This is a predicted structure of a 375-nucleotide RNA (Bacterial RNase P class A) from Sideroxydans sp. It matches the Rfam family "Bacterial RNase P class A". Its family is annotated with tRNA processing, dimeric ribonuclease P complex and ribonuclease P activity in the Gene Ontology. About the family: Ribonuclease P (RNase P) is a ubiquitous endoribonuclease, found in archaea, bacteria and eukarya as well as chloroplasts and mitochondria. By type it is a ribozyme. The source organism's lineage runs through Bacteria, Pseudomonadati, Pseudomonadota, Betaproteobacteria and Sideroxydans. Model confidence (mean pLDDT): 76 of 100.
RNA sequence: GGGGAAACUCGGACUUUUCUCUUCGUGAGCUUGCGAACGGAGAGGAAAGUCCGGGCUCCACAGAGCAGAAUGCCGGUUAAUGGCCGGACACCGUGAGGUGAUGGAAAGUGCCACAGAAAACAUACCGCCGAUGACUGGAUUUAUUUUCGCAAGAAUUUUUAUUCGGAACAGGUAAGGGCGAAAUGGCGAGGUAAGAGCUCACCGCGCGCGUGGUAACACGCGUGGCAAGGUAAACCCCAUUCGGAGCAAGAUCAAAUAGGCUGACAUUGGCGUGGCUCGCGUCGUCAGCGGGUAGAUUGCUUGAGCGUCAGGUAACGAAACGCCUAGAGGAAUGACUGUCCACGACAGAACCCGGCUUAACGGCUAACUUCACCU
Numbered sequence: 001g002g003g004g005a006a007a008c009u010c011g012g013a014c015u016u017u018u019c020u021c022u023u024c025g026u027g028a029g030c031u032u033g034c035g036a037a038c039g040g041a042g043a044g045g046a047a048a049g050u051c052c053g054g055g056c057u058c059c060a061c062a063g064a065g066c067a068g069a070a071u072g073c074c075g076g077u078u079a080a081u082g083g084c085c086g087g088a089c090a091c092c093g094u095g096a097g098g099u100g101a102u103g104g105a106a107a108g109u110g111c112c113a114c115a116g117a118a119a120a121c122a123u124a125c126c127g128c129c130g131a132u133g134a135c136u137g138g139a140u141u142u143a144u145u146u147u148c149g150c151a152a153g154a155a156u157u158u159u160u161a162u163u164c165g166g167a168a169c170a171g172g173u174a175a176g177g178g179c180g181a182a183a184u185g186g187c188g189a190g191g192u193a194a195g196a197g198c199u200c201a202c203c204g205c206g207c208g209c210g211u212g213g214u215a216a217c218a219c220g221c222g223u224g225g226c227a228a229g230g231u232a233a234a235c236c237c238c239a240u241u242c243g244g245a246g247c248a249a250g251a252u253c254a255a256a257u258a259g260g261c262u263g264a265c266a267u268u269g270g271c272g273u274g275g276c277u278c279g280c281g282u283c284g285u286c287a288g289c290g291g292g293u294a295g296a297u298u299g300c301u302u303g304a305g306c307g308u309c310a311g312g313u314a315a316c317g318a319a320a321c322g323c324c325u326a327g328a329g330g331a332a333u334g335a336c337u338g339u340c341c342a343c344g345a346c347a348g349a350a351c352c353c354g355g356c357u358u359a360a361c362g363g364c365u366a367a368c369u370u371c372a373c374c375u
Base pairs, nucleotide, nucleotide: 001371002370003369004368007365009363010362012340013339014338018335019334021042022041023040024039025038026037029034030033044346048357049356051355052354053353054352055351056246057245058244059243063278064277065276066275068242069241070240071239072238073087074086075085076084077083088102089100090099091098092097103237104236108235109234110231111230112229125177126176127173128172129171132170133169135166136165137164138163139162140161143158146155147154148153185203186202188200189199190198204226205224206223207222208221209220210219211218212217250298251297252296253295260289261288262287263286264285265284269283270282271281272280305323306322307321308320311316
């Protein structure tokens, strides 16, 4: 100097003039419910999505089981979680680092298209062997038939034994090749007719023991030739957890009528905030049509709150001290002037909080990894 990976933090700033908006406090004054003036505060890191977990409110005095749903390596943290932190294992990367829907396939069921012989209680397409049994040719040899020959011997049939071949039937094979995402543990040596854990060494796998660790797990030793493999974001099994609805929840005051009409069930019943059953409570409940009223207050912002900090690898965080930081109600912070600069992206609270996910401009801080060059 180039490339890369992972964090923290900011969210345009300042100012003048003239105004202006919401809320809280003090409130002169006065028409006793109006209110001048002054002071304090006033949209985000995601306020978005509504994907999770809760607080709070109601059902409600409220239980058990089944079905169903969620999570799924180990430990820690928290009000809680499927979040976060740390670790183990697997995979990717030269590395800093990143990702993980990470329990069980020996409880059972299902699936693995096409290709291929064969994807399971398996099997042989090409190929290899053919020791052994069988076929066939030659040589030698034992015995023997027939013919020729005076004889020696020659030719020939059958047979015993040995040997050299040929072809490849019976048979053997799963080492080589093919097919496929995946083919019956892998690699090397011996052995065999050719081969095969057939045998052996190493690796893998199962089982047992020991050491380290809280544990997931890692390492070591011994032992057994051990047998199809994958798939559970397939059904399933195992372990743990789980009422529901939601601020348009609820509470109070006010107002209003037609407490109307029709239909269904009716104690062997109806109703009671996810489904079913039991239990418990209660005596009515539900559906459709039609009519009337609908204004105000509250819930509503002091919180599992924030800051410092012992402790902790970290996430977190005791005690103590300090701080108060929006509450609108069709929805509040805008306009003007000037300067600076990093030239401003994504983007506006609606009961509250802790997370996750998504969008997107640049800057600050201290470090990490790799390549090249110089000293």